[in-house]
RNA sequence: UCAGUCGGUUGGACGGCCGCUCCGGCGAAGCUCGAAAGGGUGCCGGGGAGGAAAGUCCGGGCUCCGCGGACAAACGGUGCCGGAUAACAUCCGGCGGGGGUAACCCCAGGGAUAGUGCCACAGAGACGAGACCGCCGCGGACGGGUUGCGUAAUCCGCGGCAAGGGUGAAACGGUGCGGUAAGAGCGCACCGCGUCGCCGGUAACGGCGGCGGCACGGCAAACCCCACCGGGAGCAAAACCGAAUAGGGACGGCGCGGGGAGAAAUCCCCAGGUCGGUCCGGAUCAGCCGUCCGGGUAGGUUGCUUCAGGCGCCGGGCGACUGGCGUCGCAGAGGAAUGGCCGUCACGCAUGGCGCUUCGGCGCCAUGCCAUACAGAACCCGGCUUACAGGCCGGCUGGCAAA
Numbered sequence: 001u002c003a004g005u006c007g008g009u010u011g012g013a014c015g016g017c018c019g020c021u022c023c024g025g026c027g028a029a030g031c032u033c034g035a036a037a038g039g040g041u042g043c044c045g046g047g048g049a050g051g052a053a054a055g056u057c058c059g060g061g062c063u064c065c066g067c068g069g070a071c072a073a074a075c076g077g078u079g080c081c082g083g084a085u086a087a088c089a090u091c092c093g094g095c096g097g098g099g100g101u102a103a104c105c106c107c108a109g110g111g112a113u114a115g116u117g118c119c120a121c122a123g124a125g126a127c128g129a130g131a132c133c134g135c136c137g138c139g140g141a142c143g144g145g146u147u148g149c150g151u152a153a154u155c156c157g158c159g160g161c162a163a164g165g166g167u168g169a170a171a172c173g174g175u176g177c178g179g180u181a182a183g184a185g186c187g188c189a190c191c192g193c194g195u196c197g198c199c200g201g202u203a204a205c206g207g208c209g210g211c212g213g214c215a216c217g218g219c220a221a222a223c224c225c226c227a228c229c230g231g232g233a234g235c236a237a238a239a240c241c242g243a244a245u246a247g248g249g250a251c252g253g254c255g256c257g258g259g260g261a262g263a264a265a266u267c268c269c270c271a272g273g274u275c276g277g278u279c280c281g282g283a284u285c286a287g288c289c290g291u292c293c294g295g296g297u298a299g300g301u302u303g304c305u306u307c308a309g310g311c312g313c314c315g316g317g318c319g320a321c322u323g324g325c326g327u328c329g330c331a332g333a334g335g336a337a338u339g340g341c342c343g344u345c346a347c348g349c350a351u352g353g354c355g356c357u358u359c360g361g362c363g364c365c366a367u368g369c370c371a372u373a374c375a376g377a378a379c380c381c382g383g384c385u386u387a388c389a390g391g392c393c394g395g396c397u398g399g400c401a402a403a
Stems, first nucleotide, its partner, number of pairs: 001399010012345007020048007030041004050374001054385002057383005062234004067281005075230005080094005095109001096107004110225002115223002117219003132165002134161008142150002173191006192214001193212008238302004248293007257270005272285004307329001309328008348369009
């Protein structure tokens, strides 16, 4: 200096005029909206969108509902090992596999001997398969020809082969040597595979050695099996205040029972109905469950922003992260606030000029243009995914040049 790769960060600033919204303080009288609950209106001070606010894909906090506990089924999720975390399908560190010269990137990464299923087409043949082109051996045709004879080429028959070529996503181990008529793990070496043992590592797994010529392949992002985990619904959750209505009607099912004490009220036991499946406990009951028809309200306040919070310093850890100390309070609307106008500057683009130059380019000045990317909270938080003009900073890998 060029290319690649990984990470961090920014994505406008200042001033003036007018406007909106929340919090705190003062005032709290008056006026005003409303049936009510409740709301509005003044002055001062302070705050006011994002790295993704998007998607609604994961995980939670929180709220309510299952009466509580245990178990099971169904359904769903995850899938190498070890950690982090409130938790996760996230993140970190490793292992194995794949891509890349490398930095680095990717993997829905348990099981094919529990069972079922599929491998289309092409091809000879796709699980216990197979001969299209071929290679080799024998015989004949053929050729020459008086007889003996010959196989270089071509063709036919029989036998041997699956090493070479072809088809395919994939061909029943790979490379090499030997051997053979030609071949083949037929034999051997190495690799691969199986098995046994030892060593290292928390583990996934890796390394070493012995023995064995040794292969019924692939697909589970096919159904499935195995291991582990999991109640449901969601801020339109829910709580309170005010007002209003019909504590409505019909049909069906199970029940409306027994005993004891007591003067009675009432209490206790058993049985029965109901409370998502079973069991245990508990509650309730003359009720409970199911279906259908019909009526009222949709006003106001809370939930609503102080949290698994941000920042700084010190310590632990390879790291994700974590411990301590200090400091700060950084939106809270309610059909939805943070906006409009003007001026200047910055960034960026174009043109021109000056200077430097390793000739790639760099710096400064002037003029003009531009105000520009993706895009706006709605209970909150941790992630993932997607979109993004321009700019800045850093680590690592490779190429080239110089010293």

Predicted 3D model of a 403-nucleotide RNA (Bacterial RNase P class A) from a Hyphomicrobiales bacterium. It was read from a public genome assembly, where an Rfam model found it. NCBI's taxonomy places the organism under Bacteria, Pseudomonadati, Pseudomonadota, Alphaproteobacteria, Hyphomicrobiales. Its Rfam family is "Bacterial RNase P class A". Rfam describes the family as follows. Ribonuclease P (RNase P) is a ubiquitous endoribonuclease, found in archaea, bacteria and eukarya as well as chloroplasts and mitochondria.